[in-house]
RNA sequence: AGAGUUUGAUCCUGGCUCAGGACGAACGCUGGCGGCGUGCCUAACACAUGCAAGUCGAACGGUCCAGUCGUCGGUCAUCAGUGGUCAGUCUUCAGGAUAGAAGCAAUUGGCUAAAGCCAAUUGCAACAAGAACUGACGACUGAUUACCGAUGACUGACGACUGGAUAGUGGCGGACGGGUGAGUAACGCGUGAACAAUCUACCCCUAAGACCGGGAUAACACCGGGAAACCGGUGCUAAUACCGGAUAUGCUCACGGUGGGGCAUCUCACAGUGAGGAAAGGGCUAACCGCUUAGGGAUGAGUUCGCGUCCCAUUAGCUAGUUGGUGGGGUAACGGCCCACCAAGGCGACGAUGGGUAGCCGGCCUGAGAGGGUGGACGGCCACACUGGGACUGAGACACGGCCCAGACUCCUACGGGAGGCAGCAGUGGGGAAUAUUGCGCAAUGGGGGAAACCCUGACGCAGCGACGCCGCGUGAGCGACGAAGGCCUUCGGGUCGUAAAGCUCUGUCAUAAGGGGCGAAGUCUCGAAAGAGGUGACGGUACCUUAAGAGGAAGCCCCGGCUAACUACGUGCCAGCAGCCGCGGUAAAACGUAGGGGGCGAGCGUUGUCCGGAAUUACUGGGCGUAAAGAGCUCGUAGGCGGUUAUAGGAGUCAUCUGUGAAAGCCGACGGCUUAACCGGAGGACUGCAGGUGAUACUGGAUAACUUGAGGUGAGGAGAGGAAGGUGGAAUUCCCGGUGUAGCGGUGAAAUGCGUAGAUAUCGGGAGGAACACCAGUGGCGAAAGCGGCCUUCUGGCCUCCACCUGACGCUGAGGAGCGAAAGCCAGGGGAGCGAACGGGAUUAGAUACCCCGGUAGUCCUGGCCGUAAACGAUGGACACUAGGUGUGGGUGGUGUAGAAUCCAUCCGUGCCGGAGCUAACGCAUUAAGUGUCCCGCCUGGGGAGUACGGCCGCAAGGUUGAAACUCAAAGGAAUUGACGGGGGCCCGCACAAGCGGUGGAGCAUGUGGUUUAAUUCGAUGCAACGCGAAGAACCUUACCAGGGCUUGACAUCUUACGGACCUGGUGGAAACGCCGGGGUACCCGAAAGGGGACGUAAAGACAGGUGGUGCAUGGUUGUCGUCAGCUCGUGUCGUGAGAUGUUGGGUUAAGUCCCGCAACGAGCGCAACCCCUACCCUUAGUUGCCAGCGCGAGAGGUGGGCACUCUAAGGGGACUGCCGGUGACAAACCGGAGGAAGGUGGGGAUGACGUCAAAUCAUCAUGCCCUUUAUGCUCUGGGCUACACACGUGCUACAAUGGUCGGUACAGAGGGUAGCGAAGGGGCGACCUGGAGCCAAUCCCAGAAAGCCGGUCUAAGUUCGGAUUGCAGGCUGCAACCCGCCUGCAUGAAGUCGGAAUCGCUAGUAAUCGCGGAUCAGCAUGCCGCGGUGAAUACGUUCCCGGGCCUUGUACACACCGCCCGUCACACCACGAAAGCUGGCAACACCCGAAGCCGGUGGCCUAACCGGACGGAAGUCUGGGGGGAGCCGUCGAAGGUGGGGCUGGUGAUUGGGGUGAAGUCGUAACAAGGUAACC
Repeated sequence: AGAGUUUGAUCCUGGCUCAGGACGAACGCUGGCGGCGUGCCUAACACAUGCAAGUCGAACGGUCCAGUCGUCGGUCAUCAGUGGUCAGUCUUCAGGAUAGAAGCAAUUGGCUAAAGCCAAUUGCAACAAGAACUGACGACUGAUUACCGAUGACUGACGACUGGAUAGUGGCGGACGGGUGAGUAACGCGUGAACAAUCUACCCCUAAGACCGGGAUAACACCGGGAAACCGGUGCUAAUACCGGAUAUGCUCACGGUGGGGCAUCUCACAGUGAGGAAAGGGCUAACCGCUUAGGGAUGAGUUCGCGUCCCAUUAGCUAGUUGGUGGGGUAACGGCCCACCAAGGCGACGAUGGGUAGCCGGCCUGAGAGGGUGGACGGCCACACUGGGACUGAGACACGGCCCAGACUCCUACGGGAGGCAGCAGUGGGGAAUAUUGCGCAAUGGGGGAAACCCUGACGCAGCGACGCCGCGUGAGCGACGAAGGCCUUCGGGUCGUAAAGCUCUGUCAUAAGGGGCGAAGUCUCGAAAGAGGUGACGGUACCUUAAGAGGAAGCCCCGGCUAACUACGUGCCAGCAGCCGCGGUAAAACGUAGGGGGCGAGCGUUGUCCGGAAUUACUGGGCGUAAAGAGCUCGUAGGCGGUUAUAGGAGUCAUCUGUGAAAGCCGACGGCUUAACCGGAGGACUGCAGGUGAUACUGGAUAACUUGAGGUGAGGAGAGGAAGGUGGAAUUCCCGGUGUAGCGGUGAAAUGCGUAGAUAUCGGGAGGAACACCAGUGGCGAAAGCGGCCUUCUGGCCUCCACCUGACGCUGAGGAGCGAAAGCCAGGGGAGCGAACGGGAUUAGAUACCCCGGUAGUCCUGGCCGUAAACGAUGGACACUAGGUGUGGGUGGUGUAGAAUCCAUCCGUGCCGGAGCUAACGCAUUAAGUGUCCCGCCUGGGGAGUACGGCCGCAAGGUUGAAACUCAAAGGAAUUGACGGGGGCCCGCACAAGCGGUGGAGCAUGUGGUUUAAUUCGAUGCAACGCGAAGAACCUUACCAGGGCUUGACAUCUUACGGACCUGGUGGAAACGCCGGGGUACCCGAAAGGGGACGUAAAGACAGGUGGUGCAUGGUUGUCGUCAGCUCGUGUCGUGAGAUGUUGGGUUAAGUCCCGCAACGAGCGCAACCCCUACCCUUAGUUGCCAGCGCGAGAGGUGGGCACUCUAAGGGGACUGCCGGUGACAAACCGGAGGAAGGUGGGGAUGACGUCAAAUCAUCAUGCCCUUUAUGCUCUGGGCUACACACGUGCUACAAUGGUCGGUACAGAGGGUAGCGAAGGGGCGACCUGGAGCCAAUCCCAGAAAGCCGGUCUAAGUUCGGAUUGCAGGCUGCAACCCGCCUGCAUGAAGUCGGAAUCGCUAGUAAUCGCGGAUCAGCAUGCCGCGGUGAAUACGUUCCCGGGCCUUGUACACACCGCCCGUCACACCACGAAAGCUGGCAACACCCGAAGCCGGUGGCCUAACCGGACGGAAGUCUGGGGGGAGCCGUCGAAGGUGGGGCUGGUGAUUGGGGUGAAGUCGUAACAAGGUAACC
């Protein structure tokens, strides 16, 4: 960056389609790993369950738990004290008596082996004070009792404290965070401004303060109601809850003052007076946390304004609080925000109102950009929270997880009542093509509360699921040919998969296993004077690192006809199927399906959907309108757009620069961090915009002042079918009257209808009436267009020219609007001669509702009113300017010239033609542009549907105007080109017609064909160009067909093996083929032999043979035909964008593209002609035919000698070339005439057939691809058939007779053939023929008598002495064989037929006609075919017509090309749409009714702690009044609901209307050619 597709081809227009990118995707097939993202686009459908907003006890009273303390009790225990009683003991006093324990240690001794035991001694170890006992006092102990106390345990009450918990009061937060996109077309959003019209909790700074009091109330207790939710009553209580008072720096209000500022209202500062109005405490008592007032800041919010923000005008008018004012209310605040009154405004084509659709933006996708599309994730704003309404609280809400009401839905219920709201995170159902876990954690970030610890946090951080997207990695690497096997293809040689595999050598990413193992964490907090220490991870044992072994676990999807990269085979056979467009498939499919191979991409690949691109296909950048779609029928003119010259100031547009803003993310270029990338980070750029400041002033706009050239005006002339009205004239048609006059007139292609003897037509005179105005008349005039035509008058519009002056831009265009507007048509009234829809009749025709004819009503005419269209066309909007000419014509002016004219020159306006540059797809346009520019308007965007439907407007109607969609097609179109065609034209040929001659068509027969028949009648040929054709010869054979009998490697070819000589021959069965049984016989080559070989035969097996089976539409070859027509092409050049053209056309001429001349052509090729053959004349050469020409022989015959002159034969040559003369012509070519010549203008004939056409013919001559067949579709045999026969056609023969038949006589050819042959003479037979066999391989012999002709006779017009069919009999010949089914002969028979309807064929001279002869094929068979000669005409004026052809030209909608194309109705099927009695939804309003919650207002009575007053009381308090508050009630507003009539918009609907599509349906033939009546509007 383009490509495919309209055509035979071309250029253009124009649509459709494709290649690209993107996606919150889905679907199909497939699927290894990781990272980063992302994931209900549908039902703002309904939701089970769990979680998502709490926190503060350092605000408060309680309550609970634990602990401590205190007080008061109780019980128990213990203890102490006191008293009593009892008992005991003890001390003292008095009396009074008495000695030593256990144990431990040491020593000694004994026993013992030892451990140890025993004994003794000593020490501890001091002392004899005095004991028992008795008595007294006292004391003590015990028991008991009483009292009191203490301690402990348990327990009760109270108080205080500590710690913990927390239902309630209270505070802060639940207005954030999270979700969704329903609503919203709006100041909603974006952007930039404004608030002197505002608020702002928590946070920060500053200033000042916190004094004195009071009354309640939850919780709690008790009582009561209820199923529950929950509620009521009574009583008690606290506060940082509530209230009163004090104080007042600020603050608010009022008053006046001073100073400053500003954009109006106003505002700021200062000082003063008066009035009003604050507070709360908590806390290890320390820091601190709170509280009040005021000012400032920060943050957040509210409000206002400029600009921007989708579609429909088939929505054009909307609006009553509506617009404004005054005054009030209300709000944080302005404001009709609300209210009362007053005024009558406000909005709208610069699109109001209405309807539809939609959250907006940063951005995202695409694009070169401008644009277009989009708004998912992330970020900003808005809106919403089941639906609708409402307020409360609060700094903030009209409040997602608050409240009230109404509604729908769901759930609970004891039926009385209650409860709920996932568009939070998960999850469920449902919907859907489709979208995830009822996960982990508060470790990080952030948020709420708290002094803090901490608590809460589905925000968030992570994990899970999904190839949904982006990015990265892997599925291995190297070597490896004899190119394995296998697959596929094959020309059978080979090629290809393919170094691919195997094999060998390596590596180790990912995955797997084992081991190690993070960053993210630092704060808060605790300890500490500090330093420092302690401590915290959901992810996660994850990332990452190391090790291990082994190529081991890891590739698919789409495509391969063109576009578009990649080809073969098989299968299929317009089937099955493919397809994005064009299009593939009907027997050789690179397009279907499969396989092999190949191409592309790759963990993906395709498909579908959507958006942008390509699409300059809505064109701002960047299109158009003569003919392709597109200029309004024309004019006037409103809004709007655009606008001449000069100057001035200003500076709106414009330009420059600066400032603010343009959030972040995203984007761009670098840098950096994850191994890389995706991803992420910090800085930079960009954010093209908006606003403000300053500056510039050329241009544009606004303002002012001028100007005259644009425009207009005054004056003088001019032309004209310009318009309207009134009058008037003649010609003609028709009618009426009268005259003349008689049988027709009229009409047509020809006729008829019609008119006419009741007198037409014709003709003369008179009259009536209507309409139109001959000649003049002209690519003449006028008009805006439509349109305007006798003459005169009146009124009137426009235009042109000339001279001077005036106005001073007054101009151009023109959406809407208004007017005009042919014909037809409509309404009303007239008029009506001619013409003439409809209609009637006559013709034509297959029909003829037409064309033609005879009539004829509306209408055509006038007046008035409608309609408003047209191929209303120059298919060309208007205005202005500029850009070569030539030549007509109309109107004027000036000059020249003239006596006057004419003429000529110049100029202005109009109207034509030609033509250059330029433009255009081409055609063409070209100063009257379709050129070059400016301005304005209208219009177009594929064809059909359709200028249709619906709706609106207009109309009396007809209808007009505006004007879609569904559906459908891959085109529809313009111009030009080459052909072909034309019931287009011109020129010219041809036995094409005409002029002639003879035929065919009628008859009989022959032959071929169709048809029919048949077992078969084998097949092919089918207009000309099949039909006496393939057949130049079907009894068998041929033969391909049919019936039947047989064979299966085969009748035929090659190869292998075995056997055998081959071969000859007899018998037998049989219709034959074939079978059975025998006999004879032993060969050839090489070799010494063994053996081998070659034919030949037999047998066997398999490769294969065979096929006249199919396809001539797979082919070669051959052939026909146009057509022996004169054509068909090429190279170079030139022209054209191109197809193509030119040459090849033109003027002549020719049989001819033959030749000449001319010419942007010059040459050339295939054709024509000539060269070749035969024939006509001559010559030469040659001579077993010819001749006696000349000679000899001979009765005769060239028989013979001899000869080659002639004829002839067969080889060569000559001759004819328009060469010569005259004329015509262009001085040419050539033509006409003539001479000479055997022949004269290609002498006659033949051979020869250009490029091509007909898918012409032939697969059955032959060859051949593919398909089919293989004990048969092959081969063979016998018989039959191809010979059939009601018919039809073609081609012939013989005739119909006297130019003849018949009989007799008699003459003259040419060309051929002949050995399996021709066959003589002679003989036989009426004859066919037989016999005979001479001669001849043939210029020798034979076939072989030519016939018509000529001479003579006969027949005499007849179905015959014509004609010979048919049939009978008898024969002949060929052949294995003449039944089906041959030919010939003789005798007999003697049919049709008396010259042929429509129609049709051949022939132009040695031709037609006529006469015979020969040959091929062939055993035989010829009227056919191919040849030969004999006799031998007529006619051609001419090219109008028929047929065919050539050239030029024209039209074309044809191009498989007129056997083309193509239209409409009807019938059938399907599809979408309109109408329709109705039926049924939705939406937004309106009127009225009802009126919830709630705000606001009112309110008699009622209720009510604080504050104020009064009374009583000592006080507490009670009562009462007031203030304030409340319930209730009333009222305004008010959602839902109800009723009603309308509006808009869907669905459906019997039936109906047209439309579209569909294979070959029916009827006609409208259009394309002059389309057969020119077409069209």
Molecule: small-subunit ribosomal RNA
Organism: uncultured bacterium